[in-house]
RNA sequence: GGGCCCGUGGUGCAGUCUGGUCUAGCACGUCAGAUUGUCGAUCUGAAGACCGAGGGUUCAAAUCCCUCCGGGCUCG
Numbered sequence: 001g002g003g004c005c006c007g008u009g010g011u012g013c014a015g016u017c018u019g020g021u022c023u024a025g026c027a028c029g030u031c032a033g034a035u036u037g038u039c040g041a042u043c044u045g046a047a048g049a050c051c052g053a054g055g056g057u058u059c060a061a062a063u064c065c066c067u068c069c070g071g072g073c074u075c076g
Base pairs, nucleotide, nucleotide: 001075002074003073004072005071006070007069010028011027012026013025020059030046031045032044033043034042052068053067054066055065056064
């Protein structure tokens, strides 16, 4: 340098193919309450991401297109 994949709450992932029911779901974690002699476990509830950055297409973009940034695999 070429090709491919990934980047979404504190953490790990789903959603992207086939744009709209997704101002975004699940698990763990955190916080509050119930239960418990205490802790833990269990149950209930809550907060927390506008989707790596910028631009474009569109009535509408996490999702399509372009550039860039970061990470990984691979070819030479």